The RNA shown here (transfer RNA) has 72 nucleotides and comes from Candidatus Gottesmanbacteria bacterium RIFCSPHIGHO2_01_FULL_47_48. Rfam family: tRNA. It is annotated as a transfer RNA. From the family's description: Transfer RNA (tRNA) molecules are approximately 80 nucleotides in length. The prediction has a mean pLDDT of 81. The sequence is in RNAcentral, with records from ENA.
[in-house]
RNA sequence: GCCGCGUUCGUCUAGUGGUCAGGACGCCAGGUUCUCAUCCUGGCAACAGGGGUUCGAUUCCCCUACGCGGUG
Numbered sequence: 001g002c003c004g005c006g007u008u009c010g011u012c013u014a015g016u017g018g019u020c021a022g023g024a025c026g027c028c029a030g031g032u033u034c035u036c037a038u039c040c041u042g043g044c045a046a047c048a049g050g051g052g053u054u055c056g057a058u059u060c061c062c063c064u065a066c067g068c069g070g071u072g
Stems, first nucleotide, its partner, number of pairs: 001071007010025004018055001027043005048064005
């Protein structure tokens, strides 16, 4: 240089065009407990950036950035 794959809450992860973007852990608050832990309930929090297609994009296409793999 070329080819391919990936990027979603703090972390891990689900999501093949329309529903409130879901779950686990963590964090915060409350309950329970003499206290802590456990347990229960609730809450906060995310689609890498830009453009395109579409009535509608996390999802499809292109470019860029970053990471990983292959290859000359």